[in-house]
Context: one part of a larger RNA
RNA sequence: GGAUGAACGCUAGCGGCAGGCUUAACACAUGCAAGUCGAGGGGCAGCAUUUCCUUCGGGAAGAUGGCGACCGGCGAACGGGUGCGUAACGCGUAUAGAAUCUACCUUGUACAGGAGGAUAGCCUUUAGAAAUGAAGAUUAAUACUCCAUAUUUUAUAGACUCGGCAUCGGGAUUAUAAAAAAGAUUUAUCGGUACAAGAUGACUAUGCGUCCUAUUAGCUAGAUGGUAAGGUAACGGCUUACCAUGGCAACGAUAGGUAGGGGGUCUGAGAGGAUUAUCCCCCACACUGGUACUGAGACACGGACCAGACUCCUACGGGAGGCAGCAGUGAGGAAUAUUGGUCAAUGGAGGCAACUCUGAACCAGCCAUGCCGCGUGCAGGAAGACGGCCCUAUGGGUUGUAAACUGCUUUUAUACAGGAAGAAACAGUCUCACGAAUUGAGACCUUGACGGUACUGUAAGAAUAAGCACCGGCUAACUCCGUGCCAGCAGCCGCGGUAAUACGGAGGGUGCAAGCGUUAUCC
Numbered sequence: 001g002g003a004u005g006a007a008c009g010c011u012a013g014c015g016g017c018a019g020g021c022u023u024a025a026c027a028c029a030u031g032c033a034a035g036u037c038g039a040g041g042g043g044c045a046g047c048a049u050u051u052c053c054u055u056c057g058g059g060a061a062g063a064u065g066g067c068g069a070c071c072g073g074c075g076a077a078c079g080g081g082u083g084c085g086u087a088a089c090g091c092g093u094a095u096a097g098a099a100u101c102u103a104c105c106u107u108g109u110a111c112a113g114g115a116g117g118a119u120a121g122c123c124u125u126u127a128g129a130a131a132u133g134a135a136g137a138u139u140a141a142u143a144c145u146c147c148a149u150a151u152u153u154u155a156u157a158g159a160c161u162c163g164g165c166a167u168c169g170g171g172a173u174u175a176u177a178a179a180a181a182a183g184a185u186u187u188a189u190c191g192g193u194a195c196a197a198g199a200u201g202a203c204u205a206u207g208c209g210u211c212c213u214a215u216u217a218g219c220u221a222g223a224u225g226g227u228a229a230g231g232u233a234a235c236g237g238c239u240u241a242c243c244a245u246g247g248c249a250a251c252g253a254u255a256g257g258u259a260g261g262g263g264g265u266c267u268g269a270g271a272g273g274a275u276u277a278u279c280c281c282c283c284a285c286a287c288u289g290g291u292a293c294u295g296a297g298a299c300a301c302g303g304a305c306c307a308g309a310c311u312c313c314u315a316c317g318g319g320a321g322g323c324a325g326c327a328g329u330g331a332g333g334a335a336u337a338u339u340g341g342u343c344a345a346u347g348g349a350g351g352c353a354a355c356u357c358u359g360a361a362c363c364a365g366c367c368a369u370g371c372c373g374c375g376u377g378c379a380g381g382a383a384g385a386c387g388g389c390c391c392u393a394u395g396g397g398u399u400g401u402a403a404a405c406u407g408c409u410u411u412u413a414u415a416c417a418g419g420a421a422g423a424a425a426c427a428g429u430c431u432c433a434c435g436a437a438u439u440g441a442g443a444c445c446u447u448g449a450c451g452g453u454a455c456u457g458u459a460a461g462a463a464u465a466a467g468c469a470c471c472g473g474c475u476a477a478c479u480c481c482g483u484g485c486c487a488g489c490a491g492c493c494g495c496g497g498u499a500a501u502a503c504g505g506a507g508g509g510u511g512c513a514a515g516c517g518u519u520a521u522c523c
Stems, first nucleotide, its partner, number of pairs: 001523004006519005013374006019367002021332001026330003030327003035074003040071002043067002047065003050061004081285003090210008100202002105198007113147004123136005152179007160171004183190002211257003218248003223245008260282004264275004287308005310321004338364001340363003346360001347358004377408004387399005414459005422450001428444006467512005472493003478507005488495002
């Protein structure tokens, strides 16, 4: 000199864009953050409509719009948070999978025949303070089960061909065995099953790279390898039985400490050094530890079970909970924001769709935390005014064109008026193209949280707006007064003991400027 997720002191007019618990992965009140589908189902609590009955109080009917709870499907494994752990194939990079899986999506081929038994809900009882149950009767499905069919797939056995990278890979083929399906409705669609291919995502293995300490020198028994079996989507000591005795290490094993990794960021001419806030990719975690279930995918933040600590409710028998989601509270700390608005856009889940949900997201609020921009006027004006300060003092110098005064402008602020882009789609109506279509094109119509915001115009008026640090040398900027080794200053050298440009005040000056200084850290 540059830089910062900064803090502190003094000061403060505005806007744009960004950023905002670096500490206690400390504890959390309250609200919200993952639902959706009635075009899967039985139904119908509540609301509305309609019809019927009525003693005029009301009652009845799933008949209709719809729909609480329930069964079922898909989603909840994404999105969002944090950095505890981890020195590891965790990450980065480059490869391999002839050792693998992949819901939804796309393309293609083939199919969907028949039968059955339950169970939620509803109803009737019943236990409990509650959480939550128990028994009986009864009912449905795209829930569940069985049979059939098999282009095909899988397993076993046989033989053919092409190829290779060792185990082998691709293709065609024969026999035996096993394995599917679901319907809905507004009739045109949406779904269902099997297989193949793609896409996407995931998994596994390997080469190289990846902090400090030798005041850590030896470490290791599933340990290293083999055979067999099990297990897995898959390879493998992944696990088990048996057998062998190996394996790593001064090119640093093992142990200890520290730490998420990278793209990047800061600095530097570069080499390098430092760093990993915001944004993006990967990993790990979800009160602490463990376990599996469901599922295409989890060993699952707002799922389950067990154990533990803590908090809460209780009728003392027993129960409930997990903000490292968004806000917010307490605590810790030098220190870090609103218990806001909207799904309008982008994206996601479900749905044929309308639409619903979405603290993702987009916006708004707070903070000079940073960067950038603008303003606090401009021109003229010498009696070089008054006042202040200084001096060699009837006078000079300086503040200083500074002020007054004259003319001009109106950014900004204020008031009033107008007022966006972000919106194109989906849906609906119509037209056209194609053999036809719900496919494509066009026209009309509809939708804005931000926001009466940005922006524009008009009005009056210099009107609404400057501080902070420093002035001995380094280092730009000097005099007077006070003090008298005192009070004090100080980054280093050092200053102060009666003429202090170094302390305190004043005048003047220098630097930067809505900031300026100090502290901390990095180069």